[in-house]
RNA sequence: UUGAUAAUGUGCCAACCUUGAUGCGAGUCAAGCGACGGAAAGCCACGGGUCUCUGGGAGAGACGGCCGGGUUGCAGUU
Numbered sequence: 001u002u003g004a005u006a007a008u009g010u011g012c013c014a015a016c017c018u019u020g021a022u023g024c025g026a027g028u029c030a031a032g033c034g035a036c037g038g039a040a041a042g043c044c045a046c047g048g049g050u051c052u053c054u055g056g057g058a059g060a061g062a063c064g065g066c067c068g069g070g071u072u073g074c075a076g077u078u
Stems, first nucleotide, its partner, number of pairs: 006078003012038002017032006036065001042071003046068003049063006
């Protein structure tokens, strides 16, 4: 100096609450507040799960901060 692995967490994300917008709804988006939490709480609805809508069937949707799977992952320090 380079690479691999693990740790750390400068930095990163942001639950709840409030307001506005949007959607039939589950929800989503933005702003404010804030620090419940996270080591993938980055990304992908692929499997399961939960939720919503339609009288039902069957289908169409929502959730990645429910679990699994896939994939990617910066500087510094140890």